[in-house]
RNA sequence: GCCCGGAUAGCUCAGCCGGUCAGAGCGCCGCUCUUGUAAAGCGGAGGUCGAGGGUUCGACCCCCUCUCCGGGCU
Numbered sequence: 001g002c003c004c005g006g007a008u009a010g011c012u013c014a015g016c017c018g019g020u021c022a023g024a025g026c027g028c029c030g031c032u033c034u035u036g037u038a039a040a041g042c043g044g045a046g047g048u049c050g051a052g053g054g055u056u057c058g059a060c061c062c063c064c065u066c067u068c069c070g071g072g073c074u
Stems, first nucleotide, its partner, number of pairs: 001073007010026004019057001028044005050066005
């Protein structure tokens, strides 16, 4: 230098060909239960979807550029 994959909640990840409020598990907070803690049950908060532009009525999803991480080739 070229090619491929990845970047979504505090953490680990899903979201298949564009459409309805962006979700799960764990964690965190509250309540119930308990003598108390844990476990269990119920509820809740938390996201500019890596950044900037473009296409479109509409983008996490498509196109372009860039940043970072991982892998491969020369």
The RNA shown here (transfer RNA) has 74 nucleotides and comes from an Actinomycetota bacterium. The source organism's lineage runs through Bacteria, Bacillati and Actinomycetota. Rfam family: tRNA. The family's RNA type in Rfam is transfer RNA.